[in-house]
RNA sequence: GGCUCCAUAGCUCAGUUGGUUAGAGCGCCUGUCUAGUAAACAGGAGGUCGAGGGUUCAAAUCCCUCUGGAGCCU
Repeated sequence: GGCUCCAUAGCUCAGUUGGUUAGAGCGCCUGUCUAGUAAACAGGAGGUCGAGGGUUCAAAUCCCUCUGGAGCCU
């Protein structure tokens, strides 16, 4: 230098050939329980889906550029 893949909650990930409100597990907070923790049970908070632009009535999803990461080739 060329090519491919990845980026979604604090962490690990799902979500697909665009559409009803963006989800799960773990973690965190509150409550019940306990002498008190843990566990269990119930409830809750937390995201403008890496950044910018484009297409569209509508974009996490399609297209372009950039950033970061992983791999392959030279």
Transfer RNA from Aplysia californica, 74 nucleotides, folded computationally. The gene name in the source record is tRNA-Thr-AGT-1-1. The sequence is in RNAcentral, with records from Ensembl Metazoa and GtRNAdb. Rfam family: tRNA. The family's RNA type in Rfam is transfer RNA. Model confidence (mean pLDDT): 81 of 100. The organism belongs to Aplysia, within Eukaryota.